[in-house]
RNA sequence: UCGUAGCUCAAUGGACAGAGCACCGGUGUUAGAAACCGGAGGUUGCAGGUUCGAGUCCUGCCGGGAGAU
Numbered sequence: 001u002c003g004u005a006g007c008u009c010a011a012u013g014g015a016c017a018g019a020g021c022a023c024c025g026g027u028g029u030u031a032g033a034a035a036c037c038g039g040a041g042g043u044u045g046c047a048g049g050u051u052c053g054a055g056u057c058c059u060g061c062c063g064g065g066a067g068a069u
Base pairs, nucleotide, nucleotide: 001064002063003062006021007020008019009018014052023039024038025037026036027035045061046060047059048058049057
């Protein structure tokens, strides 16, 4: 310094945590692909604290990366 969906990443302390890719279904096609439409998928690393309200702020731990001694 980072940890948010299978992967890559968003998200002023405030409406139901979103996007792309991937996945599933449909249209399409002789069958596929592309393209288009729709859908599913999340204990926001873990445990506490502050607050009317925490992914966001504070503390401790766990894991990854970088640096100094």